Annotation:
A computed fold for a 327-nucleotide part of an RNA from an activated sludge metagenome, annotated as large-subunit ribosomal RNA, domain IV. The coordinates come from a structure-prediction model, not an experiment, and the mean pLDDT is 86. RNAcentral holds the full RNA, with entries from SILVA.

Context: one part of a larger RNA
RNA sequence: CCGUGGCUAAGGAACUAGGCAAAUUAGACCUGUAACUUUGGAAUAAAGGUCUCCCUGAGAGAUCAGGGACGCAGAUAAACGGCCCAGGCGACUGUUUAGCAAAAACACAUGGCUUUGCGAAAUCGAAAGAUGAAGUAUAAGGCCUGACACCUGCCCGGUGCCGGAAGGUUAAGAGGGGAUGUUAUCGCAAGAGAAGCAUUGAAUUGAAGCCCCGGUAAACGGCGGCCGUAACUAUAACGGUCCUAAGGUAGCGAAAUUCCUUGUCGGGUAAGUUCCGACCUGCACGAAUGGUGUAACGAUCUGGGCACUGUCUCAGCCACGAGCUCG
Numbered sequence: 001c002c003g004u005g006g007c008u009a010a011g012g013a014a015c016u017a018g019g020c021a022a023a024u025u026a027g028a029c030c031u032g033u034a035a036c037u038u039u040g041g042a043a044u045a046a047a048g049g050u051c052u053c054c055c056u057g058a059g060a061g062a063u064c065a066g067g068g069a070c071g072c073a074g075a076u077a078a079a080c081g082g083c084c085c086a087g088g089c090g091a092c093u094g095u096u097u098a099g100c101a102a103a104a105a106c107a108c109a110u111g112g113c114u115u116u117g118c119g120a121a122a123u124c125g126a127a128a129g130a131u132g133a134a135g136u137a138u139a140a141g142g143c144c145u146g147a148c149a150c151c152u153g154c155c156c157g158g159u160g161c162c163g164g165a166a167g168g169u170u171a172a173g174a175g176g177g178g179a180u181g182u183u184a185u186c187g188c189a190a191g192a193g194a195a196g197c198a199u200u201g202a203a204u205u206g207a208a209g210c211c212c213c214g215g216u217a218a219a220c221g222g223c224g225g226c227c228g229u230a231a232c233u234a235u236a237a238c239g240g241u242c243c244u245a246a247g248g249u250a251g252c253g254a255a256a257u258u259c260c261u262u263g264u265c266g267g268g269u270a271a272g273u274u275c276c277g278a279c280c281u282g283c284a285c286g287a288a289u290g291g292u293g294u295a296a297c298g299a300u301c302u303g304g305g306c307a308c309u310g311u312c313u314c315a316g317c318c319a320c321g322a323g324c325u326c327g
Stems, first nucleotide, its partner, number of pairs: 001323001002321007010313002014311001019308001027051005036041001038147001052069007070074001082306007089298002094106002111144006122131003148293004153223003158220002160216005167211003173205002178200005185192002224242005251285001252282001263279005
């Protein structure tokens, strides 16, 4: 010097990104216990008291009552929750990045859509076969949501899926008109040229799909602009117009979402870019990619208070160590 542990006047978070770390609390019994609440909880809430020894009395005893003694201190050491308030997220117990992340991520009970009638769908396999399941739609698979409460609006134009089959398009195949080559034959020649064979091949016919028609958003997704208008002003319930498949409903809102922004107002502080309550001008919330609430829960995140402390003002001392360095 480092590490580990212990103590510290006065102050008590002034430290710091942040009370990180440390300290406080702590047992048993008695009393007592708020908001809120899903009536179970919250709750060991909070807060307060008692605890040793001796004598006496009561009692079978545990113990209780009265009186007294000592100390700063009686759960005297050890073992052994700090507490409260407000907000965000996730309902909860659980799971996870073995070795920087334990969380608001995953899961979850719940809700919904969808597939599947059993030799099921789905999955593995070349097949046999196996799982599904020794199950049978109150079942099994896939996808989404994520307790509970109140709810879950509009759009099917695009993409997907489902259904439809009149018409259009359309493959191989079927079909073979015709064309070309060859040449018996005809012709003085130029040339013409049957049948057959070879090569080619028109019309016509020809499924699903696509086009087309309809349905479907707890399928993928989407959910406007400009102008004017009320007897101060401002604003616009109202009107006009353009566009769209339809123009964002309820609820929430500077939010884990707000750029401008430390928005504005209120609260808390002497002072508050954070925090809480509002407002709404939502750059760019919004309804199972769920919306808004919510008791309980959380080694969760944010803000505040009490207590407490070497975190700090500001540093000092002590113990320990095959530690490092120097002697």